RNA sequence: GCGGGUAUAGUUCAGUGGUAGAACGCUUCCUUGCCAAGGAAGAGGCCGGCGGUUCGAAUCCGCUUGCCCGCU
Repeated sequence: GCGGGUAUAGUUCAGUGGUAGAACGCUUCCUUGCCAAGGAAGAGGCCGGCGGUUCGAAUCCGCUUGCCCGCU
């Protein structure tokens, strides 16, 4: 330099066009003499960035940034 993959909550991941979910973690409460375990409720992300397509984009397209793999 060329090609491919990937980027979504604190972490690991789902979500293939209709204003985003799970698990673990975190906070509060219940149960217990305490801890652990269990139960209930809650906070937390507008989806790496810019642009385009569309009535509508995390999702499709282009460019770009980080990381990973391959080729030269």
Notes:
Predicted 3D model of a 72-nucleotide RNA (transfer RNA) from a Candidatus Falkowiibacteriota bacterium. Its Rfam family is "tRNA". The family's RNA type in Rfam is transfer RNA. The RNAcentral record of the sequence draws on ENA. The coordinates come from a structure-prediction model, not an experiment, and the mean pLDDT is 81. The source organism's lineage runs through Bacteria, Bacteria candidate phyla and Candidatus Falkowiibacteriota.